[in-house]
Molecule: c-di-GMP-I-GGC riboswitch aptamer
Organism: Solirubrobacterales bacterium
RNA sequence: ACUGAAAAGGGCAAACCUGGCGUGAGCCGGGGACGCAAAGCAAGAGGUCUCGCCGGGGGUGAGAUGGCUCGGCUGCCAGUA
Numbered sequence: 001a002c003u004g005a006a007a008a009g010g011g012c013a014a015a016c017c018u019g020g021c022g023u024g025a026g027c028c029g030g031g032g033a034c035g036c037a038a039a040g041c042a043a044g045a046g047g048u049c050u051c052g053c054c055g056g057g058g059g060u061g062a063g064a065u066g067g068c069u070c071g072g073c074u075g076c077c078a079g080u081a
Base pairs, nucleotide, nucleotide: 001080002079003078004077011036012035016031017030018029019028020027021026034067040073041072044070045069046068047065048064049063050062051061052060053059054058
């Protein structure tokens, strides 16, 4: 630097249940594991979703997600060079 077939020690935690918060998308805690080699960080671009506004297609403002894609920063183990 590249790769993630096998292995080890670990890590995270979808759906669902539950307590709380939010108009909402959703978020936080507990339980729980479908999956994940960045499912670590951040939130730049696009996507999706919510709420408001505008006369429709749609646009726009404020948000949500980020486990949809791309990009940025950092990183464990192993293998190869």